[in-house]
Background
Transfer RNA from a Patescibacteria group bacterium, 71 nucleotides, folded computationally. It was read from a public genome assembly. The source organism's lineage runs through Bacteria and Bacteria candidate phyla. Its Rfam family is "tRNA".

């Protein structure tokens, strides 16, 4: 320079064009003398931008992070 991956709640990971979910985590209430466990219950997230399409996390392109190669 140049090819290829990976990018989603706070973290770990799903979802192959049709409501964006699950775990731990975080608030509030319940339960308890308490604290742990546990129940209920809330808020939170598709790196950006552009196009296809009735419809994009999914498809295409550009860009930005990061990892790997190659030179």
């Nucleotide at each position: 320079g140049c090819g290829g991956g990976u990018g989603u709640g706070g973290u770990u990971c799903a979802a192959u064009g049709g409501u964006a979910g699950a775990a731990c985590g975080c608030g509030a209430c319940c339960u308890u003398c308490c604290c742990a466990a546990g129940g209920u219950u809330g808020a939170a997230a598709c790196g950006g931008g552009a196009g296809u399409u009735c419809g994009a996390u999914u498809c295409u392109c550009c860009u930005c992070a990061c990892c790997c190669g190659c030179u």